Transfer RNA from Candidatus Acidiferrum sp., 72 nucleotides, folded computationally.
RNA sequence: UCCCGAUUAGCUUAGCUGGUAGAGCGGCGGACUCUGAAUCCGUUGGCCCUCGUUCGAGUCGAGGAUCGGGAG
Numbered sequence: 001u002c003c004c005g006a007u008u009a010g011c012u013u014a015g016c017u018g019g020u021a022g023a024g025c026g027g028c029g030g031a032c033u034c035u036g037a038a039u040c041c042g043u044u045g046g047c048c049c050u051c052g053u054u055c056g057a058g059u060c061g062a063g064g065a066u067c068g069g070g071a072g
Stems, first nucleotide, its partner, number of pairs: 001071007010025004019055001026044006048064005
């Protein structure tokens, strides 16, 4: 320098043909308990960045960033 893949919540991740962003764990509050753990209920919080296409973008296109792999 070139090619490929990945990037979504604090962590691990799902998201189909573009049409309301989900789960588990965690955090917070509550119930239960003499207290705690466990369990149960509620709640919290997110699409790597910029631009474009579109009525509408996590998803499509262009450029960039970081990480991983490969070629030379």

The RNAcentral record of the sequence draws on ENA and MGnify. The coordinates come from a structure-prediction model, not an experiment, and the mean pLDDT is 80. The organism belongs to Candidatus Acidiferrum, within Bacteria. Its Rfam family is "tRNA". Rfam classes the family as a transfer RNA. RNAcentral records the identical sequence in 2 taxa.